Predicted 3D model of a 349-nucleotide part of an RNA (small-subunit ribosomal RNA, central domain) from an uncultured bacterium.

Context: one part of a larger RNA
RNA sequence: CUGGGUGUAAAGGGAGUGUAGGCGGGACUGCAAGUCAGAUGUGAAAAUUAGGGGCUCAACCCCUGAACUGCAUUUGAAACUGUGGAUCUUGAGUGAAGUAGAGGUAAGCGGAAUUCCCAGUGUAGCGGUGAAAUGCGUAGAUAUUAGGAGGAACAUCAGUGGCGAAGGCGGCUUACUGGGCUUUUACUGACGCUGAGGCUCGAAAGCGUGGGGAGCAAACAGGAUUAGAUACCCUGGUAGUCCACGCUGUAAACGAUGAUUACUAGGUGUGGGGGGACUGACCCCUUCCGUGCCGCAGUUAACACAAUAAGUAUUCCACCUGGGGAGUACGACCGCAAGGUUGAAACUC
Repeated sequence: CUGGGUGUAAAGGGAGUGUAGGCGGGACUGCAAGUCAGAUGUGAAAAUUAGGGGCUCAACCCCUGAACUGCAUUUGAAACUGUGGAUCUUGAGUGAAGUAGAGGUAAGCGGAAUUCCCAGUGUAGCGGUGAAAUGCGUAGAUAUUAGGAGGAACAUCAGUGGCGAAGGCGGCUUACUGGGCUUUUACUGACGCUGAGGCUCGAAAGCGUGGGGAGCAAACAGGAUUAGAUACCCUGGUAGUCCACGCUGUAAACGAUGAUUACUAGGUGUGGGGGGACUGACCCCUUCCGUGCCGCAGUUAACACAAUAAGUAUUCCACCUGGGGAGUACGACCGCAAGGUUGAAACUC
C1' cells in the first nucleotide's frame, strides 16, 4: 500500500458554519469525454511462452508462431457515468395558520437566608469535635426583638421533564432576538449530503485592565491527630469565586458511540402538536416530532446494543496500526504568561 477496524481492547475531531473536493432524486431528448465493440498503425531486439531444430544430453544456441494486457488514428453503439436542453415533485427550501420551551442578550424588580453595623432585652458563657484545643465573650458575646448596609445564589414547583450545535441554560417582569415542532399543500423546482484547509462558538481553572467583595475558599497561619502529619478534623484566612472589556482554547468537552439518507417484530411510560370517535376538558383509537425502559431477529470476544442500533445498506469526513520512551525532544505556528497545536527518534521489553 491493499486491507481490517474505531461504545469498553489502539482509534470519532469539543461543537457548528462553510470553501475546494468527493458523492447525489423521477421521466424525456441531444452530444459522445469516460465506457463498450470493430479496423488500421505502432508496441525494437533480447527476455517470456508454444512447436520444432543444433552442440552425445542438459545448461546454452538457432528458426517459426503467440504474447507484449499499452498508445495513437479511425468507424460505430448509447444502457450507465458525464455534459447541453427542456420538464416533474416525492428530497430541500419558502409562504400561511397554530404551538411548547431554564434557547440567547439587555434593563428593572422581589422574598428567604448568611455576614456586618446601630439600638433594646438579657447574663456567662458561646463555638467546635470522636474527644479537645486554637478562636469569640464581663470593653457584655451566644440567644432574642426592631432598624439599616451590602454581595452572591434563586428553596418548594422539579420530573431518566423542557430548550440549545456543543459548551451549557432554572426567582419574577419587560424589550429585542435565534431555532424547533404540527397542520396546510399555496409557491420555487434538486436549489441536496458531506466537508481537507478557513472562520466562529467553546465548562472550570488561569492571565491583563478597572470595579466589587456577603458567603465559600487554593496558598498561608494556628489548634488537634499521629512515630511523623508539609494531610484527612477544627478555628481563622488571601488570591479566586461576582461584574465590564480583552486574552487563553483545554476537560472523563462522555452516549467514552462523527454527520446524512433509507429499510428492519413487538410491548410500556413520559413531553409537545394534529386527526377521529364520544354528551364530554377526560378515557379510547390513530398519526408526526422528542425523550426513557423492556425485548425478537440480527450484531458482538463478551458485556451488551437492539427503529434514539453497536442490525442491514449508502455517501463524505476524522482517526488507529504492540507496550514503554512520550503527547516528551527538536523545529514551526499561536499566546502577555501559564501553556496550547503539530509531533519524532535512539534505546528497551
Notes: Rfam family: Bacterial small subunit ribosomal RNA. Rfam links the family to the GO terms structural constituent of ribosome and ribosome.